[in-house]
């Protein structure tokens, strides 16, 4: 301190989401010890049972015990105990947070008080009096407890006397107010107590300033409620009461009202500013079941008192009583959750007493809980180590691991045993035999938890198979999961460890510190303007604010710093300091305020003059169109539109003339020109307002901004009441289409217009508040403008002039207002902005805070309605979004290029038939290929084999390989021939033959073979395909925050990123091209089997010629002219066998398509192992209603038949080609010269030419079938090819559609090969013959560049929008039920109080009396919650309808506001915006 997540990749915004600290915590899993802290956060829910407030005999009578005197049990005296009257306490001291938004609580002052007990001072303490309680006697009650008689005491209770002092009043007076004794002593004194009084102290009460949570969907509240005079009352001010007057008082500085909470020091986090929170300790408040009330008292409206009323509970004899753990234990109940019915007064407090003392569940300790925190351990050191066993993994090895074991040592804590504290001082120790210390024994008795895909330290194997799970974000799981589950390693924390939950941090993500608002969320549509904030030059006075000195307060504790004490540490203790606040005082006065004044100004008003506008109002005027009417003319069509129709027109349209109506709008001018706050404003003419510049003059800060408020505010809409041409939602018809509720056409109603009212919104936008000032330039545009300057034109003057002056216009140049464009600095996430700021800077409003839900509910407000403003929440998602990149795509653009289209030429689709798929059939019809880039494709040739499919038979270490165990043969295995069994493999037999011992063979044991078995989406390799397209990259620079750009674009050119030029690029690579092979000329070299070469042989001879194969030469825009930029090049010519690459060919860039191929091979996994392997004999890959793809043969006369003749080329040939000759109509047959081939064979070339046939289903056509042969081959039925004779289907030129092919090419002819025993209409190749056409690039298709829009990026086969359907989840209304809460109003009144009255010696007592009054009842308002038949939108939710609305110019540009319509998205009307593309233009 900062990471992860949007995207193909980037910056930005921006939200989720993690890392850290904490905790009065829970919960899993696990647990050795001791310190020193903390334990009911829920039900202020009920509560058994002990205990948690007593004391004093020195305040008083008694009563009982003991003792002493004593004849006595009498009496008295002494001790002691103590019921009961008295006195102090019991208002502390502990719990508790229910209520309280308050003077409640913090803080900081102040005046009208009281204040036991304690401190000081001052005076008094005298005389008298009558009761009662206990006790006794008696009586009632179940109980509590009540009564009646009699008697007796006080420091209890009363008068009276005094009065230092105090109150009161007529104020030198005069009235009026007190008391208690006790014990000790022989006495006096002293010591305690009483009483009044002045102070203190220390407590409490009262008043004030400041500060103290949220909502305005709470906007008005108040009637004892605001003063005021009096009266009463209080310890004390005071509406605190009560009479009477007055009408006040609070209140956007948020009052009343709803919610929510005890506040405070302080805690936790944090760098801080802050945030949150208020468990423990400590002030302080408040309450003690739940409402009220008072009594006593110094002090209470009183936890452990009293009355009343309620609701629980408990006892009861039914007639009444008692009761209050939110004191310490401790119980039931709630809850995720929180302890012992413990010891002791020893310390340190409290009450009481004169004290000894007692009494204290306050406290000190002590007991459970890892709840927290702090500190110990759980062993050290060596080490068979060439690294044990086990685990786990591996090809081998490696891990685990010095780890273990084994030796050698220690002994913290624990156990055991002894000795023994501080806390206390003379005395007293509950803690406690406790801390600690000594000793002994012995490694003994002491490790878990989480996690290992990123963030985030830590990685394999098996299992699993979108399954089971996991998961804080992002995500992981569909047969090779470091993400699930185990196992082994590892990583981190450690007596703990993970989760869950909250807080605060990261969050600068509410932004004082410290954010934003063109486009990301966010500038009110537009003015005027109150409060309220801010505010010009200068001078004086104040001294609020500021500032700096200095007193007070700011509890303790706690935090910081230093120390010290417990072995350290948490803990504790001492000591200090500091800040901030509030509150007085003393000073300073620059700024700021506040008063006084000043300003011959610069901001701001007034006013003159001048000048400018489509600035408002409201009156008139006026021309062209348009429709409408009436007349003429004039005929058959018009209209409309991609084309149509619906309409109109022969009752005369449309077209035209000429008259007139009516309305509404206002061409041209006209322009990123002008005015206006905005909305918005365009013939013309007038009236009347109001405004802008600019110069003078005057006023002298009079001013900027504005919540709340008033006024304006396009279009639509609405009320009235007029108008109505033209357009036109809605309606209707016709068209389009799968549909068309639209777009296209004809028709039309509202409205569009006018008055007056309303309405209050828009993409009201410069998506850009308003004012002020500062901050480079350059260009226009429209205003102003000068006693400058030029030019024109008039006018004076002068005798005249080229002179002087002066007027008008028109420029030009200084100033200035508004409005544009370009661009520095700078500013931005970029885009862009840029003196009209989105730069630097002030002031003042508005306004945002992730998407969605939501321009929505519900509340109010406001409107006739529509509807408008104001405006959540639950839910759900992890994003949503903004610039800008490279790409892809576009029914965008430009340019370019292909047999792409045109122009030709022949095809395909129709027909029969070859032949391959699809489908269907089958025991199988193996299996793969699927858009161009699967279909005469794998298959360069399924009869058996092949063969992988099916039937039936048959083997099992195998048909093949390398090994192994154990045994046999000690010789066989193995070939050939014959025989037999069987379908056949396999079995059996007999017989020959030739070879071999470090070896074979047969049986057996294990490893292993074998799979054409699955996965092409786990590879590899080979391949198609865009494409022979011209692309595709890199290095170094430079630009960009970055992605990336640039280069590789521009200008021509080219087949080409070919080449030239221009440039922030400059070079280089992989392709282009070139080298390579084939054809065309020429040349030399060799000439045999060629050639010379003839009718043919044969020999010779020779190599000119052709041919053959070997080397070389030839062509490069080299020449000339044009054209181009003096380039590159391209045109046209010359020569030349060839000319602009001469032709062909081979060569395939970076890449795409999870293209194809596991059945070519090879190969990971997984799966099979007496079968998914191996042999075999038969079948089937050859089936057939159909449907497509490739072809061949035709339909004839550019033919068919028949004769009859010439000429290539390349290949191939010994398991081969085969000549001559004989035989057969013929396929063949028989025979076998000659060649391992420039010699011989194949081999014979076909279209040609001649007759014939005359347009017919033929002398076209040849399919199917017969019957007859022929050839290969163990074999030709399933199922080969051919021949012969005989048979003679479709078919007369092919719908839609749709393929080749630019020259020696398409056509058309024939020939060879490969495969092969046989089988070619395919495929691979060779030659003969031998055309048309290309005007051109508008259009399809495909590619290339370059630009442009995008919401795509799996990339248009994208994305995506609503409505029905269904399942879920939350939520609104909703006839209503229910419940709390608070409130009027009235009835009804307990205790109590206070007034009255009567009684009484005094305390008091009494009442059918008045007022007040809790609660309770009625009879309403308010408000919150909870619940509902039915109901309304929302969200979600892998594969549901229906369309296709938006994203491209999304196929009708889109959105918007507002009306109207529709199954949905939407369609249409009216205004508005560009957040449209494209075209034209201009600077």
């Nucleotide at each position: 301190a900062g990471a992860g997540u949007u995207u193909g990749a980037u910056c930005c915004u921006g939200g989720c989401u993690c890392a850290g600290a904490a905790c009065g915590a829970a919960c899993g899993c696990u647990u050795g010890c001791g310190g020193c802290a903390g334990g009911c956060c829920u039900a202020a829910c009920a509560c058994a049972u002990g205990c948690a407030a007593g004391u004093c005999g020195a305040g008083c009578g008694g009563a009982c015990a003991u003792g002493u005197u004593u004849a006595a049990c009498a009496a008295a005296c002494a001790u002691g105990u103590u019921a009961g009257c008295g006195g102090c306490g019991a208002a502390c001291g502990g719990g508790u947070g229910a209520g309280u938004a308050a003077c409640g609580c913090g803080u900081a002052a102040g005046a009208a008080u009281c204040u036991g007990c304690c401190u000081u001072a001052u005076u008094c303490u005298a005389c008298a009096g009558g009761a009662u309680a206990a006790c006794g006697u008696a009586a009632g009650g179940a109980a509590g407890c009540u009564u009646a008689c009699a008697u007796c005491a006080a420091u209890a209770c009363u008068g009276u006397a005094u009065a230092a002092a105090c109150c009161u009043g007529u104020a030198u007076c005069a009235g009026g107010u007190a008391a208690a004794g006790a014990a000790u002593u022989g006495u006096a004194a002293a010591u305690u107590g009483g009483a009044a009084u002045a102070a203190g102290a220390u407590g409490a009460g009262c008043u004030u300033g400041c500060g103290u949570u949220a909502g305005a969907u709470u906007a008005g509240c108040u009637a004892g409620u605001u003063g005021g005079u009096g009266u009463g009352g209080u310890a004390a001010a005071g509406g605190c009461u009560c009479a009477c007057c007055a009408a006040g008082g609070c209140g956007a500085u948020g009052a009343u009202c709803u919610a929510u909470a005890g506040c405070u020091g302080g805690u936790c986090u944090g760098g801080g500013a802050g945030g949150a929170c208020g468990g423990u300790c400590a002030g302080c408040c408040a309450c003690a079941u739940u409402g009220g009330g008072a009594c006593u008292g110094a002090g209470a409206c009183a936890c452990g008192g009293c009355c009343c009323a309620a609701a629980c509970u408990u006892c009861u004899a039914c007639g009444g009583a008692a009761g209050g753990c939110a004191g310490c234990a401790g119980u039931g109940g709630g809850g995720a959750a929180u302890a012992u019915u413990g010891g002791a007064c020893a310390a340190u407090g409290a009450g009481c007493g004169a004290a000894a003392g007692c009494u204290u569940g306050a406290u000190c300790c002590a007991g459970c809980c890892a709840u927290g925190u702090c500190g110990c351990g759980u062993g050290a050191g060596u080490g068979a180590a060439a690294g044990a066993a086990g685990g786990u993994u591996u090809a081998a090895a490696a891990c685990u691991g010095u780890a273990a074991a084994a030796c050698u040592c220690u002994u913290u804590u624990g156990u055991c045993g002894g000795u023994g504290a501080a806390c206390a001082u003379a005395a007293u120790g509950a803690u406690a035999g406790u801390a600690a210390c000594c000793g002994a024994a012995g490694a003994a008795a002491a490790a878990g938890c989480u996690c290992c895909g990123g963030c985030u330290a830590a990685c394999u194997u098996c299992g699993u198979g979108c399954c089971a799970g996991c998961a804080g974000c992002c995500g992981c799981g569909g047969u090779a999961a470091u993400a699930c589950g185990a196992g082994g390693g590892g990583a981190g924390c450690u007596a703990g460890u993970g989760u869950u939950g909250u807080u605060c941090g990261a969050a600068c993500u509410u932004a004082u510190u410290g954010g934003g608002c063109g486009u990301a969320a966010a500038g009110g549509g537009c003015g005027c303007g109150u409060a309220g904030g801010c505010g010009g030059u200068u001078g004086g006075a104040u001294a609020a604010g500021u500032u700096a000195g200095u007193g007070g307060u700011u509890a303790a504790a706690g935090c910081u710093u230093g120390a010290a004490g417990c072995u350290c540490a948490a803990c504790u203790u001492c000591a200090u300091u500091a800040a901030a606040a509030c509150u007085g005082u003393u000073a300073a006065u620059a700024c700021u305020g506040u008063c006084c004044g000043a300003c011959u100004u610069u901001g701001a008003g007034c006013u003159u003059a001048a000048u400018g506008g489509g600035a408002a109002u409201g009156a008139g005027u006026g021309g062209a169109a348009u429709u409408c009417c009436a007349a003429g003319u004039g005929u058959a069509g018009a209209g409309g539109u991609g084309a149509a129709a619906u309409u109109c027109g022969u009752a005369g349209a449309u077209a035209u003339u000429u008259g007139g109506a009516a309305g509404a709008a206002c061409a041209c001018c006209g322009g990123a020109g002008g005015c206006g706050a905005a909305g918005g404003c365009g013939a013309c003419u007038c009236a009347u307002u109001a405004u802008g510049u600019u110069a003078g003059g005057u006023u002298g800060a009079c001013g900027c901004u504005g919540a709340u408020g008033c006024g304006c505010g396009a279009a639509a809409g609405c009320g009235u009441g007029g108008g109505g041409a033209g357009c036109a939602a809605a309606c209707a018809g016709g068209a389009u289409u799968a549909g068309a509720u639209a777009c296209c056409c004809u028709g039309g109603u509202a409205g569009u217009c006018c008055a007056c009212g309303c309405u209050g919104u828009a993409a009201a936008c410069g998506a850009u508040g308003a004012a002020u000032g500062c901050u480079a330039a350059u260009u226009g545009u429209u205003g102003a403008g000068u006693a400058a300057c030029u030019g024109a034109a008039g006018c004076u003057c002068u005798a005249a002039a080229u002179g002087a002056g002066u007027u008008u216009c028109a420029g030009u140049a200084a100033u200035u207002g508004a409005u544009a464009a370009u661009a520095c600095a700078g500013c931005u996430a970029a885009c862009g902005c840029g003196u009209u700021a989105a730069g630097c800077a002030u002031u003042c409003c508005g306004c945002c805070u992730g998407g969605g839900g939501a321009u929505u509910a519900c509340g109010a407000u406001c409107g006739c309605a529509a509807g408008a403003u104001u405006a959540a929440a639950a839910c759900u998602c992890a994003a949503a979004g903004g610039a800008a990149u490279u790409g892809a795509c576009g029914g965008g653009g430009a340019c370019c290029c292909g047999c792409a289209c045109a122009a030709g030429c022949g095809g395909u689709g129709g027909a029969g038939c070859a032949u391959g798929u699809g489908g269907u059939u089958u025991a199988a019809u193996u299996c793969g290929a699927a858009a161009c880039a699967a279909c005469g494709c794998g298959c360069a040739g399924a009869a058996c084999c092949u063969u992988a499919c099916c039937a039936g038979c048959u083997c099992u270490u195998g048909a093949c390989a390398u090994u192994u165990u154990a045994g046999g043969u000690c010789c066989g295995c193995g070939g050939c021939u014959u025989c037999u069994u069987g379908a056949a493999a396999u079995g059996g037999a007999a017989g020959u033959c030739a070879u071999c011992a470090u070896g074979g063979c047969c049986u057996u044991u294990a490893a292993c073979a074998g799979g054409u078995g699955c996965u092409g989406c786990a590879u590899g390799g080979c391949u198609g395909u865009c494409g022979u397209c011209a692309g595709c990259u890199c290095g170094u620079g430079u630009c960009g925050u970055g992605a990336g750009a640039u280069g590789u674009u521009u200008g021509g050119u080219u087949a080409a990123g070919u080449c030239c030029u221009a440039u922030a690029a400059c070079g280089a690579g992989c392709g282009c091209a070139a080298c390579c092979c084939u054809u065309g000329c020429c040349u030399u070299u060799a000439g045999u089997u060629g050639c010379u070469c003839a009718a043919u042989a044969u020999g010779a001879a020779g190599c000119u010629c052709u041919c053959u194969a070997g080397a070389g030469g030839g062509a490069c825009c080299g020449c000339u002219a044009a054209c181009g930029a003096c380039a590159a090049g391209u045109u046209a010519g010359a020569g030349g066998a060839a000319g602009g690459a001469a032709a062909g060919g081979a060569u395939g860039a970076c890449g795409u398509c999870a293209a194809g191929u596991c059945c070519u091979c090879a190969u990971g996994g997984c799966c099979u192992u007496u079968a998914u392997g191996g042999g075999c004999u038969g079948g089937g890959c050859u089936a057939c209603a159909c449907a497509c793809g490739u072809g061949c043969u035709a339909c004839a006369a550019u033919g068919g038949u028949g004769a009859u003749u010439a000429c290539a080329g390349a290949a191939a040939g010994u398991c081969g080609c085969a000549a001559c000759g004989c035989c057969g109509c013929g396929a063949g047959g028989c025979u076998g010269a000659g060649c391992a081939a420039a010699u011989c064979u194949u081999u014979a070339a076909a279209a040609g030419u001649c007759a014939u046939c005359u347009u017919a289903g033929u002398c076209c056509g040849g399919a199917u079938u017969g019957c007859a042969c022929u050839c290969u081959g163990c074999a030709a039925c399933u199922c080969g090819a051919g021949u012969g004779c005989a048979u003679g289907a479709a078919g007369u030129a092919g719908g839609a559609a749709u393929c080749g092919c630019u020259a020696g090419u398409a056509a058309u002819c024939g020939c060879g090969g490969a495969u092969c025993a046989g089988c070619a209409u395919g495929c691979c190749g060779c030659g003969g013959u031998g055309a048309a056409u290309a005007c051109g690039u508008u259009c399809u298709c495909g590619g290339g560049u370059c630009u442009u829009g995008u919401a795509c990026a799996c990339a248009c086969c994208g994305c995506c929008c609503g409505u029905c359907a269904c399942a879920c989840c939350a939520u609104g209304g909703g006839a209503g039920u229910u419940a709390g809460c608070u409130u009027u109003g009235u009835u009804u009144u307990a205790a109590g109080c206070u007034a009255u009255c009567g009684c009484a010696a005094a305390c008091g007592c009494g009442a059918g009396u008045a007022g007040u009054a809790a609660u309770a009842g009625c009879a309403g308002g308010g408000u919150u919650g909870a619940u509902a038949a039915c109901u309304g939108g929302g969200g979600u939710g892998a594969a549901g309808u229906c369309g296709u609305a938006a994203c491209a110019a999304g196929g009708u540009a889109g959105c918007u506001g507002u009306a109207g319509g529709g199954g949905a998205a939407c369609c249409u009307g009216u205004g508005g915006c560009u957040g449209g593309a494209a075209u034209u233009u201009u600077a």